[in-house]
Context: one part of a larger RNA
Molecule: large-subunit ribosomal RNA, domain VI
Organism: Candidatus Zhuqueibacterota bacterium
RNA sequence: AUGUUGAUGUCUGAGAGGAAGGAUCUUCUAGUACGAGAGGAACGAAGAUUCGAGGCCACUGGUCUAACGGUUAUCCGACAGGGUAAGCCGUGCAGCUACGCCUUGAUGGAUAAGUGCUGAAAGCAUCUAAGCACGAAGCCAUCCUCAAAAAGAGACAUCUUAGAACCGCCAUAGAAGAUGGCGUUGAUGGAACUGGUGUGUAAGUACCAAGGCAACGAGGUAUUCAGCACGCAGUACCCAAUAGUUCGUAA
Numbered sequence: 001a002u003g004u005u006g007a008u009g010u011c012u013g014a015g016a017g018g019a020a021g022g023a024u025c026u027u028c029u030a031g032u033a034c035g036a037g038a039g040g041a042a043c044g045a046a047g048a049u050u051c052g053a054g055g056c057c058a059c060u061g062g063u064c065u066a067a068c069g070g071u072u073a074u075c076c077g078a079c080a081g082g083g084u085a086a087g088c089c090g091u092g093c094a095g096c097u098a099c100g101c102c103u104u105g106a107u108g109g110a111u112a113a114g115u116g117c118u119g120a121a122a123g124c125a126u127c128u129a130a131g132c133a134c135g136a137a138g139c140c141a142u143c144c145u146c147a148a149a150a151a152g153a154g155a156c157a158u159c160u161u162a163g164a165a166c167c168g169c170c171a172u173a174g175a176a177g178a179u180g181g182c183g184u185u186g187a188u189g190g191a192a193c194u195g196g197u198g199u200g201u202a203a204g205u206a207c208c209a210a211g212g213c214a215a216c217g218a219g220g221u222a223u224u225c226a227g228c229a230c231g232c233a234g235u236a237c238c239c240a241a242u243a244g245u246u247c248g249u250a251a
Base pairs, nucleotide, nucleotide: 006159007158008157009156010155011154015146016145017144018143021051022050023049024048025047026046027045028044034039052104053103054102055101056100060098061097062096063095067091068090069089070088071087072085073084074083075082076081093231107141108140109139114134115133116132117131163247164246165245166244167183168182169181170180171179188240189239190238192235193234194233195232196230197229198228199227204223205222206221207220208219211216
């Protein structure tokens, strides 16, 4: 997209897929059963560890070519401030991640080998021939995911001219389609402001400063938890979602 066929929304689950679990230890059971003693269990219950699987990012760690700071070379520059070397180094939110965190259970049904009950053929015996009861990490459910194209093409609710798509602003989505949100009855994105976060105390000015005849002077202190930045949150219609087009309108 077609089919199913009025539109929208919510479901059911025939069927399909999965390995989601494996192993070990400790405690109780119990110094019990057993055993002359020495020694020494199990069923069951609780907990933990490890491997694997699934998920997540509040914490911890890693990364972070957003950002901030230091510094080298060179260029533009009086200074300031920048460019290039994705230069080198320190920190680093969001995001992504593991070394981090969470989950990984019990039960039922039908059975296998096997164990039985009753019981004849065959006056006995026999788990079997009729009948009945147990019995496994395995099978089928329970659990997770997909699923009405399941042609037996499903159900329910609302509506009866509704509605859908294009278009525009986007992201909890994303290779393209698709999906999801919003479109003035508006916080969807941008900008702004506030908060928060990161970096680490801006420029300018004043003072100090090894020295120096002087000019000058690396650097330090104060102003200054400054300055700068932000993929975060909030506020708020300042900007952009204007205007419109097409399909459908059945039985």